[in-house]
RNA sequence: GCUGGUGUAGCUCAGUUGGCCAGAGCGCGUGAUUCGUAAUCUCGAGGUCGACGGUUCGAAUCCGUCCACCAGCU
Numbered sequence: 001g002c003u004g005g006u007g008u009a010g011c012u013c014a015g016u017u018g019g020c021c022a023g024a025g026c027g028c029g030u031g032a033u034u035c036g037u038a039a040u041c042u043c044g045a046g047g048u049c050g051a052c053g054g055u056u057c058g059a060a061u062c063c064g065u066c067c068a069c070c071a072g073c074u
Base pairs, nucleotide, nucleotide: 001073002072003071004070005069006068007067010026011025012024013023019057028044029043031041032040050066051065052064053063054062
């Protein structure tokens, strides 16, 4: 330098024929239960979907450039 892959909540990930309120588990907080703790259950907080543009009535999803990481080739 070229090619491919990954990037979504604190962590691990799902969601990609464009439209359902952006979700799950774990973790965190609240409450219930208990003499107390754990476990269990209830409710809740937490996201500019890597960045910037483009297409579209509408983008996590499609297109372009860039950034970070991983792998391969030279």
A computed fold for a 74-nucleotide RNA from an uncultured Clostridia bacterium, annotated as transfer RNA. It was read from a public genome assembly. It matches the Rfam family "tRNA". Its family is annotated with triplet codon-amino acid adaptor activity in the Gene Ontology. About the family: Transfer RNA (tRNA) molecules are approximately 80 nucleotides in length. Rfam classes the family as a transfer RNA. The coordinates come from a structure-prediction model, not an experiment, and the mean pLDDT is 82.